Overview:
Predicted 3D model of a 99-nucleotide RNA (Glycine riboswitch aptamer) from Alphaproteobacteria bacterium HGW-Alphaproteobacteria-7. The organism belongs to Alphaproteobacteria, within Bacteria. The model forms 90% of the base pairs in the Rfam consensus.
């Protein structure tokens, strides 16, 4: 000086209902009081997405047994206004390591 994996910081970062119900709670409107309506949370249902994680098969790689392996597949989990999260990408820094 160049590279590798790891860690940290910053930036970028998709998809899919802000659907239906509610005899639960809270707030607002309304009423003499109710009824009723709206919003939020919780709960239930169906639909959907995949790029945290997880699982499966495989091109391929190693190879004694066998093992590793995706952005493919499945959706257990997660997610479907926004926010959060987010594989992956870029830059910077840190120590480790190879030439």
């Nucleotide at each position: 000086g160049c590279g590798g994996a790891c860690g940290a910081g910053c930036g970028g970062g998709a998809g899919a209902g802000c659907c239906c119900g509610u005899u639960g709670c809270c707030c607002c409107g309304g009423u003499c009081a109710a009824a009723c309506g709206g919003g939020g949370c919780g709960c239930g249902g169906c639909g959907c997405c995949g790029a945290a994680g997880g699982a499966g098969c495989a091109a391929c790689c190693g190879c004694c047994c066998c093992g590793g392996a995706a952005a493919c597949u499945c959706u257990c989990a997660g997610g479907c206004c926004a926010a959060u999260g987010g594989a992956c990408c870029g830059c910077u820094c840190g120590g480790c390591u190879g030439c």